[in-house]
RNA sequence: GGGUGGUUAGCUCAGCUGGUUAGAGCGCUGGCCUCACAUGCCAGAGGUCACAAGUUCGAAUCUUGUACCACCCA
Numbered sequence: 001g002g003g004u005g006g007u008u009a010g011c012u013c014a015g016c017u018g019g020u021u022a023g024a025g026c027g028c029u030g031g032c033c034u035c036a037c038a039u040g041c042c043a044g045a046g047g048u049c050a051c052a053a054g055u056u057c058g059a060a061u062c063u064u065g066u067a068c069c070a071c072c073c074a
Base pairs, nucleotide, nucleotide: 001073002072003071004070005069006068007067010026011025012024013023019057028044029043030042031041032040050066051065052064053063054062
């Protein structure tokens, strides 16, 4: 330099044919339970869907560019 895949909550990851309100597990906070801790149960907080532009009535999802990560080729 070229190619492929990826970037979504603090971490690990889903997200269907574009359809209005974006999710799970773990973690975190509060409550219940316990002498206490753990486990368990209930509730809650937490998001610039990497960034920018474009297409569309409507974009995490499609297109283009940029950045970063991994792998392959040279």
Annotation: The RNA shown here (transfer RNA) has 74 nucleotides and comes from a bacterium.